[in-house]
Molecule: transfer RNA
Organism: Gemmatimonadaceae bacterium
RNA sequence: GGACGGGUGUCCGAGCGGUUGAAGGAACCGGUCUCGAAAACCGGCGUGCCGGAAACGGUACCGUGGGUUCGAAUCCCACCCUGUCCG
Numbered sequence: 001g002g003a004c005g006g007g008u009g010u011c012c013g014a015g016c017g018g019u020u021g022a023a024g025g026a027a028c029c030g031g032u033c034u035c036g037a038a039a040a041c042c043g044g045c046g047u048g049c050c051g052g053a054a055a056c057g058g059u060a061c062c063g064u065g066g067g068u069u070c071g072a073a074u075c076c077c078a079c080c081c082u083g084u085c086c087g
Base pairs, nucleotide, nucleotide: 001086002085003084004083005082006081007080010026011025012024018070028044029043030042031041032040046061047060048059049058050057051056063079064078065077066076067075
């Protein structure tokens, strides 16, 4: 330098145009159970911004920036990071 794969919430990871902020698991928090723990079970649980005393509500965010579309994590382009292979 070339070809191909991957980049999704704290972590793993599904999703491949429409009710998906987004499944599922882990971690974490609360509860039940227990003499106490573990396990199991039940519930909760992303971040930024705006509003709010709070509870909560609204909105944006799927590596970054553009584009296509009524509609994009999903399609297209460029770039960044990463893995494998080739030279």